[in-house]
RNA sequence: CCUGGAGGCAGGGCGGCCGCUUCGGCUGGCAACAGUCGGAGAGGAACGUCCGGACAGCAUAGAGCAGGGUGCCCGGCGCAAGCCGGGGGCGGGCAACCGAUCGGAUAGGGCCACAGAGACGAGCCACGGCCUCGGGUAACCGAGGCGCGGUGGGUGAAACGCGGUAACCCCCACUCGCUGCAACCCCAAGUUGAGUCGAUGACGCUGCUCGCCGAGGCUCAGGUAGGGGGCACCGGCCCGUAAAGGGCCGGCGGGUCCACGGACCCGAGAUAGAUGGUCGCCUGAACCAGAAUCCGGCUUACUCGCCUCCAGGCGCC
Numbered sequence: 001c002c003u004g005g006a007g008g009c010a011g012g013g014c015g016g017c018c019g020c021u022u023c024g025g026c027u028g029g030c031a032a033c034a035g036u037c038g039g040a041g042a043g044g045a046a047c048g049u050c051c052g053g054a055c056a057g058c059a060u061a062g063a064g065c066a067g068g069g070u071g072c073c074c075g076g077c078g079c080a081a082g083c084c085g086g087g088g089g090c091g092g093g094c095a096a097c098c099g100a101u102c103g104g105a106u107a108g109g110g111c112c113a114c115a116g117a118g119a120c121g122a123g124c125c126a127c128g129g130c131c132u133c134g135g136g137u138a139a140c141c142g143a144g145g146c147g148c149g150g151u152g153g154g155u156g157a158a159a160c161g162c163g164g165u166a167a168c169c170c171c172c173a174c175u176c177g178c179u180g181c182a183a184c185c186c187c188a189a190g191u192u193g194a195g196u197c198g199a200u201g202a203c204g205c206u207g208c209u210c211g212c213c214g215a216g217g218c219u220c221a222g223g224u225a226g227g228g229g230g231c232a233c234c235g236g237c238c239c240g241u242a243a244a245g246g247g248c249c250g251g252c253g254g255g256u257c258c259a260c261g262g263a264c265c266c267g268a269g270a271u272a273g274a275u276g277g278u279c280g281c282c283u284g285a286a287c288c289a290g291a292a293u294c295c296g297g298c299u300u301a302c303u304c305g306c307c308u309c310c311a312g313g314c315g316c317c
Stems, first nucleotide, its partner, number of pairs: 001313009010303001012282007020041009043288001048298001050297005055180004067176005072087006088102002090099003103171002108169002110165003120161001124153004128148001129146007184229004192221006204212002233251007252267006
């Protein structure tokens, strides 16, 4: 230097203009809302919805059936799923290294393309073997019969080897109650049901008396539409307007690194579903893709560059 392999860091920043959702202030409006000012607003995989957990409702003496998950060995972390370190097996690669790889094929079932007689109770071809008959003293020769399964051929990824396949059912070990935020809880128009009052005038005008009016009123229950919660951190100080919110500190929860003392980063909450577009500059922002209860994993998709280490080859000293 070339080719290849592993790990890591990034997947933007600033400004102008035009928008979206939402929060707060002000102005207008009875209100719905409009205007204006200020603030907040997706990821490295938010994807898939594959696995585990939290949470919720239901179920629950105990056991079983059905069903799910995990599956080489040692050690560590973790509730678990899973992850990390070391070692081994299988397959690929010269190697670094890689993998949708890892209980059981002698319990049983299913399946094994094309070719081939046959893909698992083999028998196509040749040789060999055995039996019968004929010839020969005999060795043996000839004819016919028997798949007999010993050897070889041909087909094929695999050909009789208790074959391969468990990422087909299944068996074994350990383990797991069922259903998922469209869970679940609360409020509750209309309608419905029950009770009660009411033409001997309820209710309403109207707080009372009179008057007018004229058929429904009141209470309770369940609960549809609809709404709210679940659900999107908490406290102190400062800034801001006494606001939304922002900064700092502390706590809580999560992540990464670690010399185990700590350091750094993160905390959106829509509800038919907002988080965008465009231009300029930064050398340059490309890609896959969009939260929907939350958290931990796994798998898959993808861009522009950079860093570190390793393997093979070539060249030079």